[in-house]
Context: one part of a larger RNA
Molecule: large-subunit ribosomal RNA, domain IV
Organism: mouse gut metagenome
RNA sequence: GCAUUGUCAAGGAACUCGGCAAAAUGGCCCCGUAACUUCGGGAGAAGGGGCGCCACGGCAGAACGUGGCCGCAGAGAAUAGGCUCAGGCAACUGUUUAGCAAAAACACAGGUCUAUGCGAAACCGAAAGGUGAGGUAUAUGGGCUGACGCCUGCCCGGUGCCGGAAGGUUAAGAGGAGGGGUUAGCGCAAGCGAAGCCCUGAACCUAAGCCCCGGUAAACGGCGGCCGUAACUAUAACGGUCCUAAGGUAGCGAAAUUCCUUGUCGGGUAAGUUCCGACCCGCACGAAAGGCGUAAUGAUCUGAGCGCUGUCUCGACAAUGCACCCG
Numbered sequence: 001g002c003a004u005u006g007u008c009a010a011g012g013a014a015c016u017c018g019g020c021a022a023a024a025u026g027g028c029c030c031c032g033u034a035a036c037u038u039c040g041g042g043a044g045a046a047g048g049g050g051c052g053c054c055a056c057g058g059c060a061g062a063a064c065g066u067g068g069c070c071g072c073a074g075a076g077a078a079u080a081g082g083c084u085c086a087g088g089c090a091a092c093u094g095u096u097u098a099g100c101a102a103a104a105a106c107a108c109a110g111g112u113c114u115a116u117g118c119g120a121a122a123c124c125g126a127a128a129g130g131u132g133a134g135g136u137a138u139a140u141g142g143g144c145u146g147a148c149g150c151c152u153g154c155c156c157g158g159u160g161c162c163g164g165a166a167g168g169u170u171a172a173g174a175g176g177a178g179g180g181g182u183u184a185g186c187g188c189a190a191g192c193g194a195a196g197c198c199c200u201g202a203a204c205c206u207a208a209g210c211c212c213c214g215g216u217a218a219a220c221g222g223c224g225g226c227c228g229u230a231a232c233u234a235u236a237a238c239g240g241u242c243c244u245a246a247g248g249u250a251g252c253g254a255a256a257u258u259c260c261u262u263g264u265c266g267g268g269u270a271a272g273u274u275c276c277g278a279c280c281c282g283c284a285c286g287a288a289a290g291g292c293g294u295a296a297u298g299a300u301c302u303g304a305g306c307g308c309u310g311u312c313u314c315g316a317c318a319a320u321g322c323a324c325c326c327g
Base pairs, nucleotide, nucleotide: 001322002321003320004319005318006317007316008315010313011312014311019308027051028050029049030048031047036041038147052069053068054067055066056065057064070074082306083305084304085303086302087301088300089298090297094106095105110145111144112143113142114141115140116139122131123130124129148293149292150291151290153223154222155221158220159219160216161215162214163213164212167211168210169209173205178200179199180198181197182196185192186191224242225241226240227239228238251285252282263279264278265277266276267275
């Protein structure tokens, strides 16, 4: 000097990104316990008191009552909850990055959409066969959402899916008009040219699909601009106009979302870029990529307080081990 451990005057978070770490709390019995609540809970809430030994009474495994005794200390050592208030997120118990992330991520009961009538759909497999399932729509697969409560608005123009089949378009196939090659023959020649064979090939017939018509958003998705207007001012219930498939409803809102921004006001502090409550000018919330609430739960995240402390003011001492020194 380092590591591990112990103790400390006065103060008590002034430390620090942050009470990280440490300290504190701690057992059993009795008393007593708030908001809120899904009436279960919250609760070990919080906050108090008691605890040894002896005698007597009383009980018979301990309770309890009265009196007495000792110590600094009686749950005498060890094991052995710190608590409270407010908010975000996720309902919850669970699951996860074996080896830097345990979470507000995943899952979850519940909700909803969709496919599937059974040799089911879906999936594995050239196939046979198998899973689904020795199941049968109260079943099985897939997507989204994620307890519960109150709810879930408008748009089907685009894309997807579903339905429709009149018309347009459309493949192979079928069809074979026509054209070409070859040459028996004809012709003085130029050339013409049957059958066969070969090459090519128009019309006409013809499916799904696409076009077309309709439906569908808890399908993919989308949910406006400018100008004016009230007897102070300001603002605009109101009006005009352009565009759109339709112009964001309820609820929430400087938010895990707010750039400007440490917005403004209020609260808390002597002092508060964080926090809580409001406001709404939402750069760029918004309704199952769910919206807003919510008791309980959480090694979750954020802010505040009480207790407590060597975290700090500010360091000191001690023990053990190592380093180091001497032999």